[in-house]
Context: one part of a larger RNA
């Protein structure tokens, strides 16, 4: 000097990034039990007494009640919840980084919006075929939301999608079908060792070549509709009899110009806004205030009672975290043999 235990005067979180760790609470009876609430809980709330043993009340057990009796103490050792008030997010049980993350992530029951009439829609595979499902729209598949309450605005101009077919376009060119022309390639004949090329004749039929005609859908564009489809929800000016503000006006632009809730927020730069609580003092908490850098309604918005090895703010109890250290076991290490 290190681990791992045990005690420690007074104080008692003065430690710390945070009470980490540790201390403490603890079983069983019994009185008691608040706000809040989905009336189910909250809830072993909280907070108190009691507890051993021997007699008698009785055949025995237990429960009670009298008595009586030891100790400093009776759930006498082991065992065995700390608790209480805000506030954030998540409704909840529940899932998840095997080996640094368990959570506010995931899922969820519910809500919604779409597709699918069954040889479903969808996945998978080159098919055959499976699954879907031995199911059938009170189902099945996808996509957002995510209990429950109260709600869930405006915009269809742009992308997407869901209709419409009257017109444009696709349709000049290449391409592709069907018909028709052509005749260069073809085809025949002469030459010639043979082939090419020239030449002359052919059009029957097939190729290729080329030239005209015709055949027309989806799509696109057009019109209509759709938002719990992707997405998106304004700026400068002027104006009240203090001042300050602007209920009102003007003007540009725009598809519309952010409602309802909420708001220094898991969002706020500036910033420790500002005001009040609470401390002796509070960049964190808690209430408000609106100037929201850069909230806002199913990538949901506000609230919520119960839940949560959750994040965070404050108490109560209780402590060797500390002041601020010390003694002790037991075990290594270390010096000395």
């Nucleotide at each position: 000097c290190u681990c791992u235990c045990u005690c420690u005067a007074a104080g008692g979180a003065a430690c710390u990034c945070g009470g980490c760790a540790a201390a403490a609470u603890a079983g069983c009876c019994u009185c008691g039990u608040a706000a809040c609430u989905u009336c189910g809980g909250u809830a072993u709330a909280a907070g108190g007494g009691g507890u051993g043993c021997c007699u008698u009340u009785a055949a025995a057990a237990a429960a009670u009640a009298a008595g009586g009796u030891c100790g400093c103490a009776g759930u006498g050792a082991c065992c065995a919840a700390g608790c209480c008030c805000g506030g954030g997010c998540g409704a909840c049980u529940g899932u998840u980084u095997a080996a640094c993350a368990a959570a506010a992530a995931c899922a969820c029951a519910g809500g919604u919006c779409u597709c699918c009439g069954c040889a479903a829609a969808g996945u998978c595979g080159u098919a055959a075929g499976a699954c879907c499902a031995u199911g059938u729209a009170u189902g099945g598949g996808g996509g957002c939301u995510g209990a429950c309450g109260c709600c869930u605005g405006c915009c269809c101009a742009g992308u997407g999608c869901c209709g419409u077919a009257a017109g444009g376009u696709u349709a000049a060119a290449g391409a592709a079908g069907u018909u028709g022309g052509u005749g260069g390639a073809c085809c025949u004949g002469a030459u010639c060792a043979a082939a090419u090329u020239a030449c002359a004749g052919g059009g029957a039929a097939g190729u290729c070549g080329u030239c005209a005609a015709c055949u027309a859908a989806a799509g696109c564009c057009u019109c209509g509709g759709u938002g719990a489809a992707c997405g998106g929800c304004g700026g400068c000016u002027g104006u009240a009899a203090c001042u300050a503000u602007a209920a009102c006006g003007g003007u540009c632009c725009u598809a519309a110009g952010g409602u309802a809730g909420c708001g220094a927020a898991a969002u706020u730069c500036c910033u420790u806004g500002u005001c009040g609580g609470g401390u002796a003092a509070g960049u964190u908490c808690c209430g408000a205030c609106c100037c929201g850098c850069a909230c806002g309604a199913a990538a949901g918005g506000c609230g919520u009672a119960a839940c949560g090895a959750u994040c965070u703010g404050g108490g109560c109890g209780c402590u060797g975290u500390c002041u601020c250290g010390g003694a002790g076991a037991g075990a290594g290490g270390c010096u000395c043999g």
The part of an RNA shown here (large-subunit ribosomal RNA, domain IV) has 337 nucleotides and comes from Epipogium roseum.
RNAcentral holds the full RNA, with entries from ENA and SILVA.
Its mean pLDDT, the model's own confidence on a scale to 100, is 82.